[in-house]
RNA sequence: AGAGAAGGCUGGACGGUCGCCGGCCGCGGCAACGCGGCGGGAGGAAAGUCCGGGCUCCGCAGGGCAGGGUGCUGGCUAACCGCCAGGGGGAGCGAUCCCACGGACCAGUGCCACAGAAAGCAGACCGCCGCGCGCAAGCGCGGUAAGGGUGAAACGGUGAGGUAAGAGCUCACCAGCGGCGCGGGUGACCGCGCCGGCUCGGCAAACCCCACCCGGAGCAAGGCCAAAUAGGGGAGCAAUGGCGUGGCCCGCGCCGCUUCCGGGUUCGGCCGCUGGAGACGCCGGGCAACCGGCGCCCUAGAGAAAUGACCGUCGCCCCGGGCUGACCGCCCGGGGACCAGGACCCGGCUUACAGGCCUUCUCUGGCG
RNA sequence: GCCCCCGUAGCUCAGGUGGACAGAGCAGCGGUUUCCUAAACCGCGUGCCGGGUGUUCGAGUCACCCCGGGGGCACCA
Numbered sequence: 001a002g003a004g005a006a007g008g009c010u011g012g013a014c015g016g017u018c019g020c021c022g023g024c025c026g027c028g029g030c031a032a033c034g035c036g037g038c039g040g041g042a043g044g045a046a047a048g049u050c051c052g053g054g055c056u057c058c059g060c061a062g063g064g065c066a067g068g069g070u071g072c073u074g075g076c077u078a079a080c081c082g083c084c085a086g087g088g089g090g091a092g093c094g095a096u097c098c099c100a101c102g103g104a105c106c107a108g109u110g111c112c113a114c115a116g117a118a119a120g121c122a123g124a125c126c127g128c129c130g131c132g133c134g135c136a137a138g139c140g141c142g143g144u145a146a147g148g149g150u151g152a153a154a155c156g157g158u159g160a161g162g163u164a165a166g167a168g169c170u171c172a173c174c175a176g177c178g179g180c181g182c183g184g185g186u187g188a189c190c191g192c193g194c195c196g197g198c199u200c201g202g203c204a205a206a207c208c209c210c211a212c213c214c215g216g217a218g219c220a221a222g223g224c225c226a227a228a229u230a231g232g233g234g235a236g237c238a239a240u241g242g243c244g245u246g247g248c249c250c251g252c253g254c255c256g257c258u259u260c261c262g263g264g265u266u267c268g269g270c271c272g273c274u275g276g277a278g279a280c281g282c283c284g285g286g287c288a289a290c291c292g293g294c295g296c297c298c299u300a301g302a303g304a305a306a307u308g309a310c311c312g313u314c315g316c317c318c319c320g321g322g323c324u325g326a327c328c329g330c331c332c333g334g335g336g337a338c339c340a341g342g343a344c345c346c347g348g349c350u351u352a353c354a355g356g357c358c359u360u361c362u363c364u365g366g367c368g
Numbered sequence: 369g370c371c372c373c374c375g376u377a378g379c380u381c382a383g384g385u386g387g388a389c390a391g392a393g394c395a396g397c398g399g400u401u402u403c404c405u406a407a408a409c410c411g412c413g414u415g416c417c418g419g420g421u422g423u424u425c426g427a428g429u430c431a432c433c434c435c436g437g438g439g440g441c442a443c444c445a
Stems, first nucleotide, its partner, number of pairs: 001364010012314007020041002023038006043339001047350002050348005055218004062250004067214005072086005087101001088099004102209002108207002110203003125148002127144007156174006175199001177196008222271004232261006241255004263444003278297001280295006316336008369441007378394004387425001396412005418434005
């Protein structure tokens, strides 16, 4: 210098003018409200609502079945389909990245299209070999699974022996599987040695099995207050019944309940409501995620819902020109600045995002 | 805000348990007939199955993430 890998940060600042939405104070007003002042007013994803938790109600959130989720190991956490560290497998020269990664012999069922002889305890098309027939081309019977061919996948690989030809048929080495032992590790697992028959597909993001986890709804939850009406009518079920409760049963509680038509309020007020598993700094523990202690800081919380526009200065980036031998730097002119936006709150994941900056590392080339 | 459903040809819809080239009706196009049109008859295609990634030998179908569209939910008695 080029090509990459991983992680993090930012995504404007100040001033003026005109506005928008809450809060508090003062003045005026019977009130509605008006005026003035002070102070506050979106994010890195506030988003998608994909996971998890808090909170609230359903009597407790109880038992069983069904259903759903997770799936290598250890740890973190309030919890998780999250994060950290490690193991195994795969990709890359490498930094590093990717993996829903339990079980497919020792539970069972199912599927593997087309092609191919044969696709699961399968099988012989061509070939090779033997025998018989035939003048020959070849045909028939049998053996074989080395070679060819099909396929995503064909029951180990190489070499030697062996044979009519062959074959784990036998042997050596290697790969893989299983068992036993020793060593290391909390563990997943790893290393070494011995033995065995020589060898035994794939799919569980197919049913399923195993282990662990999950009660349901959601702030339109829920509580209080206020206002108004016809506590009306139809249908269904009815005490071995109905409802509370999520799909069912048991248990528990209540005695009417569900649904449709009709009626009222005219989308009423207050609470829930934002200070919290909170941010930042320092110290300590831990490889890390994270945890503990101390200090310090905090002000959207409303209603279909406000946080904006313009100008100036500065900062950032880009383009053009000039100064300079060149880089840096400086000056002048012009231009640009994303995705998006709270609605009970929080921890994650995922997705969108103009431009810019920083840190660490790898490979290649050059120079010293 | 919360909850749920759908996306296959121009339109309306099928596609049980992954498997040969994904179908049907209407519409459309070409031809025959006619002076021309309509009707009738014959033939034809129209598709990255909303997009992407993965599982699998193989995905419209299975899983995950996005995109687009639609529907429901106030309170009182």